[in-house]
RNA sequence: GUUGAAAAAGCUAAACCUGCCGUGAGGCAGGGACGGAAAGUUAUGGGUCUUUUUGAUCAGGAAAGAUCGCCAGACUGCCAAUA
Numbered sequence: 001g002u003u004g005a006a007a008a009a010g011c012u013a014a015a016c017c018u019g020c021c022g023u024g025a026g027g028c029a030g031g032g033a034c035g036g037a038a039a040g041u042u043a044u045g046g047g048u049c050u051u052u053u054u055g056a057u058c059a060g061g062a063a064a065g066a067u068c069g070c071c072a073g074a075c076u077g078c079c080a081a082u083a
Stems, first nucleotide, its partner, number of pairs: 001082004011036002016031006034069001040075003044072003047067008
């Protein structure tokens, strides 16, 4: 560097419930465990979602946000095999 999660040591934690924050998408903490080989970090590019505004109460546009367990990129990392 590549491949893999069989073993070993570990890590993490979906849905849902409770409390708090937020107009909202959603976030934080506790419980919980569907799963994960980067489900670690990073909003960098897309996608999706939210709010405001514009527009003709459509479509569409603009701005500001959210989402990394939606897809990819970047940085870092345990074990085994292999070069």